[in-house]
RNA sequence: CCGUGCUAGGCGGGGAGCUAGCGGUGCCCUGUACCCGCAAUCCGCUUUAGCGGGGCUGAACUCCCCCCGGAGGCUCAGCUCCAGGCCUCUAUCGCCGGGACCGGCGUUGAGAGCUGGGCCCUGCGCGGCGGAAACCCGCCAAACCCGUCAGGUCCGGAAGGAAGCAGCGGUCAGCGGGCCUUUCCGAGCGCCGCAGGCCCGCCUGGCUUGAGCCCUACCGGCCGACACGCCUUGGAGUCAUAGUCGAAGGGGGGUGCACGG
Numbered sequence: 001c002c003g004u005g006c007u008a009g010g011c012g013g014g015g016a017g018c019u020a021g022c023g024g025u026g027c028c029c030u031g032u033a034c035c036c037g038c039a040a041u042c043c044g045c046u047u048u049a050g051c052g053g054g055g056c057u058g059a060a061c062u063c064c065c066c067c068c069g070g071a072g073g074c075u076c077a078g079c080u081c082c083a084g085g086c087c088u089c090u091a092u093c094g095c096c097g098g099g100a101c102c103g104g105c106g107u108u109g110a111g112a113g114c115u116g117g118g119c120c121c122u123g124c125g126c127g128g129c130g131g132a133a134a135c136c137c138g139c140c141a142a143a144c145c146c147g148u149c150a151g152g153u154c155c156g157g158a159a160g161g162a163a164g165c166a167g168c169g170g171u172c173a174g175c176g177g178g179c180c181u182u183u184c185c186g187a188g189c190g191c192c193g194c195a196g197g198c199c200c201g202c203c204u205g206g207c208u209u210g211a212g213c214c215c216u217a218c219c220g221g222c223c224g225a226c227a228c229g230c231c232u233u234g235g236a237g238u239c240a241u242a243g244u245c246g247a248a249g250g251g252g253g254g255u256g257c258a259c260g261g
Stems, first nucleotide, its partner, number of pairs: 001261006009057003012030004020046005034054005063254006072245004078238008087229001090227001092225003096221001098219002103214003111209009120197006126190002129186006135178005145170004153162003
């Protein structure tokens, strides 16, 4: 130096998070680089830091170290947005109260006090309305109502009697109408009367006193609500700087064993 066969090692890596710490499963970024089982109310380990089993590769372009590189992630300002909590300094609104420009009313009486009436309710009375009845008029019974009873029938020797259909008239029950009058019943009828109720509100009258009263712009106070306001927490985005971790890729260096020639 070459050949053959082994072994160490390798067969992805990183970030955040979780963790006493190290890995893994899961999420994210790179990127394509074995298989099976376990695993986030976790799984397995212990600074020698996944565990168990199997396969491929194998001393090199593929392993290890250093440098360059820089995808991407994380952390801290500022600003913006969203959500939540707290507060009311500023602002807004609302209730109540104090003051109140202008104006209005007022000795034809403000305001205050006393008192009465009506609207409103209840009871009784009166009236009217509605209904019913009496009453008046009309109609009205083939027979079981009345009166009169033609004809005819019956009794009688006769005189004279008797019952009685139709017709006519009247009337009960019933039906219809009705000026007045009377009685009964009824009812959210009443510029009616009496007595009460309620006197909250509106209208109105009388009496006493005697000069004020009313409203708002606006000012101010208490209380309440609430953010366009203050403080704070969390999340998202943007962006400057700084820090941190850091893959792919590139460059350089380093590294076994055995046998044979």